Record summary: Model confidence (mean pLDDT): 81 of 100. Transfer RNA from a Candidatus Colwelliibacteriota bacterium, 72 nucleotides, folded computationally.
RNA sequence: GGUCCCAUCUUCUAAUGGUCAGGAAGUCGCUCUUUCAAGGCGAAAAUACGGGUUCGAUUCCCGUUGGGACCG
Numbered sequence: 001g002g003u004c005c006c007a008u009c010u011u012c013u014a015a016u017g018g019u020c021a022g023g024a025a026g027u028c029g030c031u032c033u034u035u036c037a038a039g040g041c042g043a044a045a046a047u048a049c050g051g052g053u054u055c056g057a058u059u060c061c062c063g064u065u066g067g068g069a070c071c072g
Stems, first nucleotide, its partner, number of pairs: 001071007010025004018055001027043005048064005
């Protein structure tokens, strides 16, 4: 340098173009307990960035950034 793959809460991970963007762990609050842990209930928290297509984009297209694989 070329080709290809990946990027979603703090972490891991779902989502067939119409979802309140879901689940688990973690955090916080309440509850339970003599106390802690465990358990139960609840809350906050995300689509890497910029464009395009579309009535509508996490999803499709282009570019940028970052990571990875292979080739030279």

The organism belongs to Candidatus Colwelliibacteriota, within Bacteria. Its Rfam family is "tRNA". The sequence is in RNAcentral, with records from ENA.